[in-house]
Context: one part of a larger RNA
Molecule: small-subunit ribosomal RNA, central domain
Organism: uncultured prokaryote
């Protein structure tokens, strides 16, 4: 570079925005850039291919054709693609009324449960295991109570295969700020769109800096147990870290291991919202979300997926190419570090 591929065999970037570039609705008009078609140059010889030929044959040479799929110029066409020019309204979008939700930030608030502290009541145990000990406790524990106070965290039931968010991900409750969807209405605008290389913003835990908080939980440590050992699994303790502010950090089985959009391909059956219609069951119509683990066609190596497609099809991006060495090394960026990204080889099977 042609292929073939990316749920599970190698291979969808974790995930938005969004620049260059690619592609891109209907319909006049008009240019002719690509396209299409003819003429003219041109396009070296040799060589290749085809016809003759000449060396006794070949190889080799020698004559003619053809080709040289290309380029420039010029004449025509005018369906496609493109340029320019005008409408349109089916894509996209603004407005006007509703809707529903743990979307997000910011302050305040509430109970239950835990510890510690104070008091009262009470006496020998209490923890805690498969059994134990370490551990607490007469300096009075554990247990209880009408009790008082302090702290941090986290949000039972409600709740659901529910909802929201582009993803990470979000759940007590009340108030502001605030992003986003939906539905009805069709009044405007009038291709204003779809991807998306660089780029840029977010991005769980854990880590990491400064500063504060620390209840419980608990890496590391300690100690008691187990065992043959026990650098574990079981127990008593316990710091970092788990909260907050703020700055890093940049990765995850970041998963649906299934990129984004659009059109088009029987059904069935739950579920959230929301219109219409009906006394009421109920009928009906948009949109979300499922049936992982119904289901036809199709489609697939099976598994299986099947309007939420891994099925027909177009566009755009991303990655794959035998297995180790290896997501290493070196080098570049990026990071306080930890390390991340980018990324081979030698050599082996």
């Nucleotide at each position: 570079c042609u292929g073939g591929g990316c749920g599970u065999a190698a291979a969808g970037c974790g995930c938005g925005c969004g620049u260059a570039g690619g592609c891109g609705g209907u319909u006049u008009a008009u240019c002719a850039a690509g396209u299409u078609g003819g003429g003219c140059g041109u396009g070296a010889a040799a060589g290749c291919c085809c016809g003759g030929g000449g060396c006794u044959c070949a190889a080799c040479c020698c004559c003619g054709g053809a080709a040289c799929u290309g380029c420039g110029u010029u004449c025509a066409a005018a369906a496609c693609u493109g340029g320019u020019u005008g409408a349109c309204u089916a894509g996209a979008g603004u407005c006007c009324g509703a809707g529903a939700g743990a979307g997000g930030g910011u302050g305040g608030u509430g109970g239950a449960a835990u510890u510690c502290c104070c008091a009262g009541u009470g006496u020998a145990g209490a923890g805690g295991u498969g059994a134990a000990a370490u551990u607490c406790g007469u300096a009075g524990a554990u247990a209880u109570c009408c009790g008082g106070g302090a702290a941090g965290a986290a949000c039972a039931c409600c709740a659901g295969u529910g909802g929201c968010g582009a993803a990470g991900g979000c759940g007590g409750c009340c108030a502001c700020c605030u992003g986003g969807c939906u539905c009805g209405g069709u009044a405007c605008u009038g291709a204003c769109g779809c991807u998306g290389a660089g780029g840029u913003g977010c991005g769980a835990a854990a880590g990491c800096g400064u500063g504060g908080g620390g209840a419980g939980c608990a890496a590391a440590c300690a100690g008691g147990a187990u065992u043959a050992g026990a650098u574990a699994c079981c127990c008593u303790g316990g710091u970092a870290g788990u909260c907050c502010a703020c700055g890093c950090c940049g990765u995850a089985a970041a998963c649906g291991a299934u990129g984004a959009g659009u059109g088009c391909u029987a059904g069935a059956u739950g579920u959230c919202g929301g219109g219409g219609u009906u006394u009421a069951g109920g009928c009906u119509u948009c949109g979300g979300u499922g049936u992982c683990g119904c289901g036809c066609a199709g489609c697939a190596a099976a598994c299986g997926c099947a309007u939420u497609a891994a099925g027909c099809a177009c566009u755009c991006c991303g990655c794959c190419u035998g297995g180790g060495g290896a997501g290493u090394a070196c080098g570049g960026c990026c990071g306080c570090a930890a390390g991340g990204u980018u990324a081979a080889a030698a050599c082996u099977c």